[in-house]
RNA sequence: GGACGGGACUCUGGAGAGGACUCUUAAAUGAGUCGCCGAAGGUGAAAACAGGUAAUGAACAUUACUUGCAAAUCUCUCAGGCAAAAGGACAGAGACAAACGA
Numbered sequence: 001g002g003a004c005g006g007g008a009c010u011c012u013g014g015a016g017a018g019g020a021c022u023c024u025u026a027a028a029u030g031a032g033u034c035g036c037c038g039a040a041g042g043u044g045a046a047a048a049c050a051g052g053u054a055a056u057g058a059a060c061a062u063u064a065c066u067u068g069c070a071a072a073u074c075u076c077u078c079a080g081g082c083a084a085a086a087g088g089a090c091a092g093a094g095a096c097a098a099a100c101g102a
Stems, first nucleotide, its partner, number of pairs: 004101002009094005018034001020033004035082003041078001042076001044074001049068008
């Protein structure tokens, strides 16, 4: 220096669950009562790896306990959501700012 990855951007696709009940409001909303969903975000944490302690052992090592690090479409439902709209993990395409990787 660097195709590419990555990532903000644009377009397209994109699930689940009460149009719940009561009061108020033109409605949205607000207050209350239950029932649900998981794919914004967030929580939790497995093996492996590394360290420590103890036991056996000459040592390597083995076993147990413990600490750190370590995910997800798993988990919890805090948040969010439960007609449409909006949002939406993720995926495809496009063109491309940075950090970072290469």
A computed fold for a 102-nucleotide RNA, annotated as Glycine riboswitch aptamer.
Rfam family: Glycine riboswitch aptamer. The family has 44 seed sequences and 9,425 matches in Rfam 15.1. Rfam describes the family as follows. This family represents the bacterial glycine riboswitch.
Its mean pLDDT, the model's own confidence on a scale to 100, is 78.